Predicted 3D model of a 75-nucleotide RNA (transfer RNA) from a Candidatus Micrarchaeota archaeon. The organism belongs to Microcaldota, within Archaea. The coordinates come from a structure-prediction model, not an experiment, and the mean pLDDT is 80. Rfam family: tRNA. Rfam classes the family as a transfer RNA.

[in-house]
RNA sequence: GGGCCCGUAGCUCAGCUUGGAUAGAGCGACUGCCUCCUAAGCAGUAGGCCGAGGGUUCAAAUCCCUCCGGGCCCG
Numbered sequence: 001g002g003g004c005c006c007g008u009a010g011c012u013c014a015g016c017u018u019g020g021a022u023a024g025a026g027c028g029a030c031u032g033c034c035u036c037c038u039a040a041g042c043a044g045u046a047g048g049c050c051g052a053g054g055g056u057u058c059a060a061a062u063c064c065c066u067c068c069g070g071g072c073c074c075g
Base pairs, nucleotide, nucleotide: 001074002073003072004071005070006069007068010027011026012025013024020058029045030044031043032042033041051067052066053065054064055063
């Protein structure tokens, strides 16, 4: 330098293929219930505007372009 894949909550990921109404799950955190206490269990709460910018569109996490970061392969 070329090709492919990945980037979404504190962590691990789904959702992207086929654009659609408040973006979800598990774990974790916090609060409450339960318990002599802890753990476990049960109920609830907070936490993201989807790596950055631009474009297309009535509408973009999703489609297109550029860039940034990470991984693998080729030279």